Model confidence (mean pLDDT): 82 of 100. Predicted 3D model of a 77-nucleotide RNA (transfer RNA) from an Actinomycetota bacterium. It matches the Rfam family "tRNA". By type it is a transfer RNA.

């Protein structure tokens, strides 16, 4: 330098293709069962969907640019 993948809750990820209420598991908080711990059950908090722009009535999703990370290749040594 070229190509590909990836970025969504504290963590691991789905949702994107085919635009229409932002989700799951684990973790966290509260309550219940228990003498207590653990475990189980119920409830709850937690999000600029990497950044900017465009299209649209409407964008995590489509289009353009940029950034971070990972992989492959080329080049140099």
């Nucleotide at each position: 330098c070229g190509g590909g993948g990836u970025g969504u809750a504290g963590c691991u990820c789905a949702g994107u293709c085919u635009g229409g209420u932002a989700g799951a598991g684990c973790g966290c908080u509260g309550c219940g069962u228990u003498u207590g711990g653990g475990a189980c059950g119920c409830a709850g908090a937690g999000g600029u969907c990497g950044c900017g722009g465009g299209u649209u009535c409407a964008g995590a999703u489509c289009c353009c640019g940029c950034c971070g990370c990972c992989c492959c290749g080329a080049c140099c040594a």
About this RNA: Lineage of the source: Bacteria > Bacillati > Actinomycetota.